[in-house]
Predicted 3D model of a 99-nucleotide RNA (Bacterial small signal recognition particle RNA) from an Actinomycetes bacterium.
Rfam family: Bacterial small signal recognition particle RNA. Rfam classes the family as a non-coding RNA gene.
RNA sequence: GGUCGGGCCCUGCGCGGCUUGUCCCCGUGAACCGGGUCAGGGUCGGAAGACAGCAGCCCUCAGCGGAACGGCAAGGGUGCCGCAGACAGUCUGACCUCC
Repeated sequence: GGUCGGGCCCUGCGCGGCUUGUCCCCGUGAACCGGGUCAGGGUCGGAAGACAGCAGCCCUCAGCGGAACGGCAAGGGUGCCGCAGACAGUCUGACCUCC
């Protein structure tokens, strides 16, 4: 110096992990402007009853909080993980050749 190979670097795909979001789960959650049931009281009625309906209770929307296992999605200054590609550079191994 040449050939082949490998590592670093670059790219793509995949896997794992981290972060975030969302779904599932739990809790909370409407004086009135959600629903149901509506004591008391009110209205109508001769009466029987009917009507509207506050508080309370129950269920829940939006929202908030929790649990952080799982599903889904996204991202990267993620991984001495896998496969493949590209191959300018750098490091290195084997062989050959030259001085």